[in-house]
Molecule: transfer RNA
Organism: Candidatus Anderseniibacteriota bacterium
RNA sequence: GCGAUUGUAGCUUAAUGGUAAAGCAGCGGGUUGUGGUCCCGCCGACGUGGGUUCGAUUCCCAUCAAUCGCC
Numbered sequence: 001g002c003g004a005u006u007g008u009a010g011c012u013u014a015a016u017g018g019u020a021a022a023g024c025a026g027c028g029g030g031u032u033g034u035g036g037u038c039c040c041g042c043c044g045a046c047g048u049g050g051g052u053u054c055g056a057u058u059c060c061c062a063u064c065a066a067u068c069g070c071c
Stems, first nucleotide, its partner, number of pairs: 001070007010024004018054001026042005047063005
C1' cells in the first nucleotide's frame, strides 16, 4: 500500500427498516446476627460524518479504530 471482518452500557453478547433486549458489574432496598446466596428496583450504550427513507443499530458512501490475510 491492497483486501476481508468487526465496531451497541464498565465487560460479554442480542435486536429481519418501526419505543434498543439481556447476563455480569455498579447503586439503592428487602431477606440474614454479619457476610455471601436469593428477591425487587434504579443507573447506563448504537465509533464518527453524510446519503436513501415517512422512519436507520439495521441499507449505501466516506472516515476512524481493532483484528486477520496479502504485498